[in-house]
Context: one part of a larger RNA
RNA sequence: ACCUCCUCAAGGAACUCGACAAAUUGGCCCCGUAUCUUCGGUAUAAGGGGUGCCUUGAGUGAAAUUAAGGCCGCAGUGAAGAGGCCCUUCCGACUGUUUAUCAAAAACACAGCUCUCUGCAAACACGCAAGUGGACGUAUAGGGAGUGACUUGUGACCAAUGCGGAAAGGUGAAAGCUGGUGCUUAACGGUACUGGUCUAAGCCCCCGUGAAUGUCGGCCGUAACUAUAACGGUCCUAAGGUAGCGAAAUUCCUUGUCGGGUAAGUUCCGACCUGCACGAAUCAAGUAACGAGAAGGGCAUUGUCUCGAGGAGGAGCUCA
Numbered sequence: 001a002c003c004u005c006c007u008c009a010a011g012g013a014a015c016u017c018g019a020c021a022a023a024u025u026g027g028c029c030c031c032g033u034a035u036c037u038u039c040g041g042u043a044u045a046a047g048g049g050g051u052g053c054c055u056u057g058a059g060u061g062a063a064a065u066u067a068a069g070g071c072c073g074c075a076g077u078g079a080a081g082a083g084g085c086c087c088u089u090c091c092g093a094c095u096g097u098u099u100a101u102c103a104a105a106a107a108c109a110c111a112g113c114u115c116u117c118u119g120c121a122a123a124c125a126c127g128c129a130a131g132u133g134g135a136c137g138u139a140u141a142g143g144g145a146g147u148g149a150c151u152u153g154u155g156a157c158c159a160a161u162g163c164g165g166a167a168a169g170g171u172g173a174a175a176g177c178u179g180g181u182g183c184u185u186a187a188c189g190g191u192a193c194u195g196g197u198c199u200a201a202g203c204c205c206c207c208g209u210g211a212a213u214g215u216c217g218g219c220c221g222u223a224a225c226u227a228u229a230a231c232g233g234u235c236c237u238a239a240g241g242u243a244g245c246g247a248a249a250u251u252c253c254u255u256g257u258c259g260g261g262u263a264a265g266u267u268c269c270g271a272c273c274u275g276c277a278c279g280a281a282u283c284a285a286g287u288a289a290c291g292a293g294a295a296g297g298g299c300a301u302u303g304u305c306u307c308g309a310g311g312a313g314g315a316g317c318u319c320a
Base pairs, nucleotide, nucleotide: 002314003313004312005311006310007309008308010306011305014304019301027051028050029049030048031047036041038149052071053070054069055068056067057066058065072076084299085298086297087296088295089294090293091291092290096108097107112147113146114145115144116143117142118141124133125132126131150286151285152284153283155216156215157214160213161212162209163208164207165206169204170203171202176197177196178195179194180193181192182191183190184189217235218234219233220232221231244278245275256272257271258270259269260268
């Protein structure tokens, strides 16, 4: 020097990507408890107090400690184990699940919501089949897909793709029907080639359909300062992004600009909107509770640090 512990003057995060680690807190009793809230919670919120006292003896320089007896109270825990707290924001509602062996999460699931298929010998799945599951169930059931508690909502487009519908029309194979020509034959017939007619599904055509796959514009001008453009013109489109949100887990330029917090803030919070490239069940915006999830701040506390020091045990080395 290393490993596991213990203690520390003054300071108290100055350490560091980050308070990582350590320390603080901790049981019980009493008082007390904001904000928000889905009225259940948040809550052990936070914060404060108590957890013994008296007499005599032992013990000590004095304490600590200890023996016996007594007193009072809601409570006088324990050998040990046994919450640090608060504020703001993001994400996911929640308890759960997961990469056995680098990821526990914002990923998966979830109750709820919606669409769609299925009338029972169900749809669907496995199987060559028999058969089996579905189900000894029957549309308040079962299968598939998406979304994901709750609250407020869920806009436009059916042109493309998909799906559903549709007794017309077009197209449409073989078979059937019916012709033509060549060869052959006395004839029947055979054979080769070639038309017509009829015609299933499908496709075309038509209609519908978005909580189906998806998509949701450009240019120019205009108001008595300027700026901007409620307004107008024009081109294109199936239709041109509605509500809400917005430098966002999305913003390139960008450390955007303004405000807040700091002495100082690429992070954080509140706004603005110029949305490179948000946007409505690949859901949008909120949201109490919950989270060993993510970001920022504060109090407390500390050997994280200024800056190191001392101590205990061990391993290392030698011998057995």
Large-subunit ribosomal RNA, domain IV from a fermentation metagenome, 320 nucleotides, folded computationally.
The prediction has a mean pLDDT of 85.